RNA sequence: GAUGCUCUAACGGGGUGCCGCGGGUCGCUUGCGAUCCGACGGCUGAGAGGCGCAGCGCCAACCCGAAGAACCUGAUCCGGUUUGUACCGGCGGAGGGAUUAGACGGCACAUCCGG
Numbered sequence: 001g002a003u004g005c006u007c008u009a010a011c012g013g014g015g016u017g018c019c020g021c022g023g024g025u026c027g028c029u030u031g032c033g034a035u036c037c038g039a040c041g042g043c044u045g046a047g048a049g050g051c052g053c054a055g056c057g058c059c060a061a062c063c064c065g066a067a068g069a070a071c072c073u074g075a076u077c078c079g080g081u082u083u084g085u086a087c088c089g090g091c092g093g094a095g096g097g098a099u100u101a102g103a104c105g106g107c108a109c110a111u112c113c114g115g
Base pairs, nucleotide, nucleotide: 001112002111003110004109006103007102008101009100010099011065012064013063014062017043018042019041020040021038022037023036024035025034026033027032028031049059050058051057052056071096072095073094077090078089079088080087
């Protein structure tokens, strides 16, 4: 000195669960299971929302974009808790995972370059 941090814009990435109640359908061991619906309720969370031609697509909100735990895999995992495959922690100095520009700043920290 430059980049990272902060803010803004555009672009891009991501998840939308679990339980209860009521109803329909199917199976059979006839009281249980599976599946679908709900201008029904509850839980956690930033977010569990709407529309449609409904294996998915589009839109909105929210979060995240390499200082990458947003999110996915592991995972119907392990421990705890609970009505609960939800929730909390582990796993995790594991593996993946989506960027450009401008503004501000020059305290600290990290990396790189030059003297």
Predicted 3D model of a 115-nucleotide RNA (TPP riboswitch aptamer (THI element)) from Rhizobium alarense.
The sequence was found by an Rfam model in a public genome assembly.
Rfam family: TPP riboswitch aptamer (THI element). Rfam describes the family as follows. Vitamin B(1) in its active form thiamin pyrophosphate (TPP) is an essential coenzyme that is synthesised by coupling of pyrimidine and thiazole moieties in bacteria.
Of the family's consensus pairs, 100% are formed in the model.